[in-house]
RNA sequence: UAGCCAUCGGGCGAUGGGGUUCGCCUUAAACCGCCGACCAGGCUGAUGACCCCUGAUAGACA
Repeated sequence: UAGCCAUCGGGCGAUGGGGUUCGCCUUAAACCGCCGACCAGGCUGAUGACCCCUGAUAGACA
């Protein structure tokens, strides 16, 4: 100096915030949903997962 590994830190996991946990990436990357002829058009979800809060929509009750 280069490569690899481990730990810590940081970042990320299709639209907000917090906690827990899992995974991925880490000097540039992880990441930037699905179906469809990938055109037209269509579909699910505020989560990676669980819980709570907030926002939106729909239904029911008071």
Molecule: Fluoride riboswitch aptamer (crcB RNA motif)
Organism: uncultured bacterium